RNA sequence: AGGGUUUGAUCCUGGCUCAGAACGAACGCUGGCGGCGUGGCUAAGACAUGCAAGUCGAACGGACUAUACAAUUGAGUAAUCGAGCGUAUAGUUAGUGGCGAAAGGGUUAGUAAUGAAUAGGUAACGUACCCUGUACAUCAGGAUAGCGUCUAGGUGCUUGCACCUUUCCGAAAGGGGCGGUAAUACUGAAUGAUGUCGAGUGUCGAUGGACAUUUGACCAAAGGAUUUAUCGGUAUGGGAGCGGCCUAUUUCCUAUCAGCUUGUUGGUGAGGUAAUGGCUCACCAAGGCUUAGACGGGUAGCGGGACUGAGAGGUUGACCCGCAACAUCGGGACUGAGACACUGCCCGGACCUCCACGGAGGGCUGCAGUAACGAAUAUUGCGCAAUGAGCGAAAGCUUGACGCAGCGACGCCGCGUGUAGGAUGAAGUCUCUCGGGAUGUAAACUACUGUCAGGGAUAAGAAAGUCUGCUUCGGCAGAUUGAUCUACCCCAGAGGAAGUCACGGCUAACUUCGUGCCAGCAGCCGCGGUAAGACGAAGGUGGCGAGCGUUGUUCGGUAUUACUGGGCUUAAAGCGUGUGUAGGCGGAAUUGUAAGCGUCUUGUGAAAUCCCUCGGCUUAACCGAGGAAUUGCUCGACGAACUGCUUUUCUUGAGGCAAGUAGGGGUGCACGGAACUCUUGGUGGAGCGGUGGAAUGCGUAGAUAUCAAGAGGAACGCCAGCGGUGAAGACGGUGCACUGGGCUUGAUCUGACGCUGAGACACGAAAGCGUGGGGAGCAAACAGGAUUAGAUACCCUGGUAGUCCACGCUGUAAACGAUGUCUACUAGGUCGUGGAGGUUCUGAGGCCGUCACGGCCGGAGCUAAAGUAUUAAGUAGACCGCCUGGGGAGUACGGUCGCAAGGCUAAAACUCAAAGGAAUUGACGGGGGCCCGCACAAGCGGUGGAGCAUGUGGUUUAAUUCGAAGCAACGCGAAGAACCUUACCUGGCCUUGACAUCUGGAGAACCUCUUCGAAAGUUGAGGGUGCCUUCGGGAACUCCAAGACAGGUGCUGCAUGGCUGUCGUCAGCUCGUGUCGUGAGGUGUUGGGUUAAGUCCCGCAACGAGCGCAACCCCUGUCCUUAGUUGCCAGCGAGUCAUGUCGGGUACUCUAAGGAGACUGCCGGUGUUAAGCCGGAGGAAGGUGGGGAUGACGUCAAGUCCUCAUGGCCUUUAUGGCCAGGGCUACUCACGUGCUACAAUGGUCGGUACAGAGGGUCGCGAUCCCGCGAGGGGGAGCUAAUCCCAAAAAGCCGAUCUCAGUUCGGAUUGGAGUCUGCAAUUCGACUCCAUGAAGUCGGAAUCGCUAGUAAUCGCGGAUCAGCAUGCCGCGGUGAAUACGUUCCCGGGCCUUGUACACACCGCCCGUCACACCACGAAAGCUGGUUGAACCAGAAGACGACAACCCAACCUUCGGGAGGGAAUCGUCCAAGGUAUGACUGGUGAUUGGGGUGAAGUCGUAACAAGGUAGCCGUAGGGGAACCUGCGGCUG
Repeated sequence: AGGGUUUGAUCCUGGCUCAGAACGAACGCUGGCGGCGUGGCUAAGACAUGCAAGUCGAACGGACUAUACAAUUGAGUAAUCGAGCGUAUAGUUAGUGGCGAAAGGGUUAGUAAUGAAUAGGUAACGUACCCUGUACAUCAGGAUAGCGUCUAGGUGCUUGCACCUUUCCGAAAGGGGCGGUAAUACUGAAUGAUGUCGAGUGUCGAUGGACAUUUGACCAAAGGAUUUAUCGGUAUGGGAGCGGCCUAUUUCCUAUCAGCUUGUUGGUGAGGUAAUGGCUCACCAAGGCUUAGACGGGUAGCGGGACUGAGAGGUUGACCCGCAACAUCGGGACUGAGACACUGCCCGGACCUCCACGGAGGGCUGCAGUAACGAAUAUUGCGCAAUGAGCGAAAGCUUGACGCAGCGACGCCGCGUGUAGGAUGAAGUCUCUCGGGAUGUAAACUACUGUCAGGGAUAAGAAAGUCUGCUUCGGCAGAUUGAUCUACCCCAGAGGAAGUCACGGCUAACUUCGUGCCAGCAGCCGCGGUAAGACGAAGGUGGCGAGCGUUGUUCGGUAUUACUGGGCUUAAAGCGUGUGUAGGCGGAAUUGUAAGCGUCUUGUGAAAUCCCUCGGCUUAACCGAGGAAUUGCUCGACGAACUGCUUUUCUUGAGGCAAGUAGGGGUGCACGGAACUCUUGGUGGAGCGGUGGAAUGCGUAGAUAUCAAGAGGAACGCCAGCGGUGAAGACGGUGCACUGGGCUUGAUCUGACGCUGAGACACGAAAGCGUGGGGAGCAAACAGGAUUAGAUACCCUGGUAGUCCACGCUGUAAACGAUGUCUACUAGGUCGUGGAGGUUCUGAGGCCGUCACGGCCGGAGCUAAAGUAUUAAGUAGACCGCCUGGGGAGUACGGUCGCAAGGCUAAAACUCAAAGGAAUUGACGGGGGCCCGCACAAGCGGUGGAGCAUGUGGUUUAAUUCGAAGCAACGCGAAGAACCUUACCUGGCCUUGACAUCUGGAGAACCUCUUCGAAAGUUGAGGGUGCCUUCGGGAACUCCAAGACAGGUGCUGCAUGGCUGUCGUCAGCUCGUGUCGUGAGGUGUUGGGUUAAGUCCCGCAACGAGCGCAACCCCUGUCCUUAGUUGCCAGCGAGUCAUGUCGGGUACUCUAAGGAGACUGCCGGUGUUAAGCCGGAGGAAGGUGGGGAUGACGUCAAGUCCUCAUGGCCUUUAUGGCCAGGGCUACUCACGUGCUACAAUGGUCGGUACAGAGGGUCGCGAUCCCGCGAGGGGGAGCUAAUCCCAAAAAGCCGAUCUCAGUUCGGAUUGGAGUCUGCAAUUCGACUCCAUGAAGUCGGAAUCGCUAGUAAUCGCGGAUCAGCAUGCCGCGGUGAAUACGUUCCCGGGCCUUGUACACACCGCCCGUCACACCACGAAAGCUGGUUGAACCAGAAGACGACAACCCAACCUUCGGGAGGGAAUCGUCCAAGGUAUGACUGGUGAUUGGGGUGAAGUCGUAACAAGGUAGCCGUAGGGGAACCUGCGGCUG
């Protein structure tokens, strides 16, 4: 610090996601040790059991225990033993009393302010214990706990003891009567000021006050305890610490909460409090709070801090510290210095426990612990040794505070699981191209070390204190106190100690096997459909390491809420427009001030934490000390530039005034002509109208057309213009009236009066609504006619609301410049509108500057780009509005406005990883331009109909082997299936195999005969001994045996190579350098011409180059040279019936080698002085002369694993191999390609003429003979310019047939043959005789061909024993037509649009049907919170009160003062009644939405998407949608 993900690619916008850090965590796998921390986040839900607050006998009276003395007394002769009043000592402690219990400990429910934080105030207050002053402590008194006792009997006797029954009430908790008792308990009186209160005086102060002083009234005590050192009591002053109250500032979300409030706001008086105060009450006034967010709702303890972050921020408030609140829920007071009190009291609920049913008890949010809840959180431990707290004079006691230990890898930190050497790189495992490679110095092995754990021994330290003694009061000496932890030392021996996650990219780390869109993975993108580096396993590797991963949460990355630090033309985003309130901001100069601001300073900002330095634990974590920091608030001083406030001015902003000026600016009234429709009348006579074409419709009852007259409503042609006006919507005939605003010029006035503008208010197209008019034309709806598969549309004929007017409502549009308003500045050019000015003597006009407005082009700059550019989207400032991924959705609910339609405001659940903008390259378009091609047209001949041949589909079959599938499969692979081929089927056989290599053994090979069998195979017999040799053996071949292996036309052409088809012989496809662009890319290659051509020329930010084109190659067309045999024969000779037959010749033809020739070279025209084109000459040939070979980059996962090769998979007595027979030849049907025909341009018969190119020795085969013929016999010649195949046919001459199913046509069938071959039945070809089918030129549709071509005619060859209508070649005869490019098809270039990129066979919309999901509505049902009204009223407080009761004081002894009880009143908790509001849950049914694999119906959008689309509105329709009106161009 960034990365992945939208696209074919690019840039941008924008979301999602990852890498980091952290945690009171949880889960999975694993787990050696220690230190330091930390541990119920859920049910503030319920709790068994134990403990968590006591202490003081030096406050008090007792009681008890022990000891001593001991009155008295019993027993004993006595010693002595026993009981023991009382006293003393030591100790224990139930009660009274004091202090404490308000601290410590827990939790975060409530609380949005009665809280917290920070800074202040208290002149409005309190304070037990502590410190320090001052002054005191006199005299009396009555109670009450404790304690004793309570009721009846009986028995025994020692007559006051013992025993038995029984025991004041109650089960218990507890309570009652009587008696008497103490205090540092309680009460009264005295004294008393520097206290309090009242009155007065003086001084000071900011108000209430402070100080000094005079006077009056009032209020105390424990002289108690003791060890005589002290401690304690009362009043009062000061202090410290701790509290109470008040103020300011800050303190979450929500406006789909906008108004709230009656003790409410204030005053007077009173009450109350420690104290201020409506805190409370009476009266008076009517206030108080609020858009700077009151009131309401939701959520939440707050802070120091913690986590994260560069910071600013964001999130958070576990542990530790401070504050608050709470203690089962609610209310209340008492005591006290302090509480409305966690382990106190009273009352009311809920719940639990005990009970004898009468009652009684309880509160773990203390420490442990239990069940429950939950993903989840520990021991019913030890000790007061330390630190602290309470009490005590003290010893001491108490202390689940605390100190320790236990459990948990929950976190942080540290240590270890060895170290060094060790290569035949062992074995094993994995991989492999079988050679090797990896694991890997890793192990084994050798030599060492000794941390931790284990065992042993040892106990320093954590200790400070306390007690006793001494003391110079500083201390010293001795004794004593450890719950828990452990250093150091010794022993032994590598021994006891490694896992987990990942390995497609992001992201470090790769292979094999298994699986086969299955199982599964996944944070995002995405993997998996038979070769998965992505699943599972293994090996290997990478990361971290006693941990590692996962999940959850927070911050970061994310500038993705933007203060630092974003945006709004088109990506989300400028309100439709203005006026204007609050607010924000504001021109120039000047005076003062000091609020903001700046500098210095005061106090504070607790400690801990963070940071720095130093130190202590072996180190670290951890801990200690010091410093810094704490960015904040605050006291004070200084400064005065800027902002504010204030003072006085100014004129440039703004406004006023005057003079001009343009205008569809607005409102009302009046008038006008053209057109249209209607009515009346005339003329006229058959159609009109309408469309792509029609029809509906109108018309002989007279339409359309035309003339005249009349009526009516709406709109205002030309002018008219990127012209004008207005804020926008909008505004257009003419005149008049009223009226708003702008601009220019002048300088005379005011003197900042300004800009923006949340709310608010006003205006606001069209459609729509209400009331009343009006209604010509047009025209939603509707009707009819067409179109169509349908046509609820487009087209046509009609037609109602509406459109028009008045008044009122609605308040929205693509209300757009998709661009808020205002101000200033920043190159130009040009046009227009309005105004005033300068210049020329005037002037039409020209020129020059100038102000305002409206356009275009364009530079810098900006922008993602397109673009914008003084009319900014530039540079800045002010203010407002708005945006934060797509969908859900501008929807639901709520509110509000509206008559309604609807408008405004405006979510969430859920779902996706995109949605989007601009531009690029392609592809496509029922877009455009240019141009080609037998593409169409013009022609000729076919196919499609018939029969047959052949291929395919289908069907059949044991098998009908397999492949090929639009063009580009279908007379294709197959240049030839009777066996073979052959891959298929049936049956019979073989298993190292028919074939290859290796090992061992035997034998030459081989030949003949033979058994069984359909054959394959098998049995037996015989013959045969070869070649080379270094004599060992070797080579070839055959047989046997065993195993490695062979074999496969088995699968995958979507794993491949090679080859091929196709677009297409179309003219294209690219590169280097340069240059343009952020980039994809562009340029070049586009443009103007031209060509068959990206062919060439010109131009040009391009210049060059490559693969293609062309040419080079072959054949053919003319000529020349050379060479003449097997070719040829002109001339010469010979011969024959005749023939180059012979001699001879090489002229010609020809053959086959080499050359020449054609290049737009020449001429004319044209064209840019070009390329080229047109015409002509010459020439055998003329503009590529004709034909062939030649196929760019690529496309189609095109074809082929059955030519071949080949990865992987499968098979191995079979999917291999051999053999026989069958099948590939089946046959209702369909299609393709052909042949033959349908006839007279013909058939038949007779005669007769002319080719080319080929083939031939396992061959072609002549003459001759036989056969009607196929053919047979025979065998001359030929290894071929020599011989043969070989007859060319159409043609020509003649004859016949005469338009018929024929003398056309030949299928089919019968018979007889020939040939090939081992074999002709399935299943060959041919011949002869006989038979003589369909067919009379072929529907829709469709194919080929542009010249030696089509058509027609025959000939040859390959394959091949035989078999061609097919294929490949050859020549003969030999046309017609092309105006032209509108249309069909295909293609090329340029351009345009695009929502396509698998590229239009694309994309994509809506209804319906099904499944699932979340949400809304809903008769209701059921919770929670809360308001107001009423009833009720426990405990308690306050008040009232005579009656009942009462120790202290007074008393005249009667009583009084005072207190208590009861009663009443006020307030009030729970509860209740009736009724609202808000907010949840649930709900038959219902509504739309989302998602889903290949469902149904259409095809709305994207191209002119086939009716341009979209926006608003209204109507209609299965649905997308259609139509009307107005608007926009996206």
A computed fold for a 1530-nucleotide RNA from a marine sediment metagenome, annotated as small-subunit ribosomal RNA. Rfam family: Bacterial small subunit ribosomal RNA. Its family is annotated with ribosome and structural constituent of ribosome in the Gene Ontology.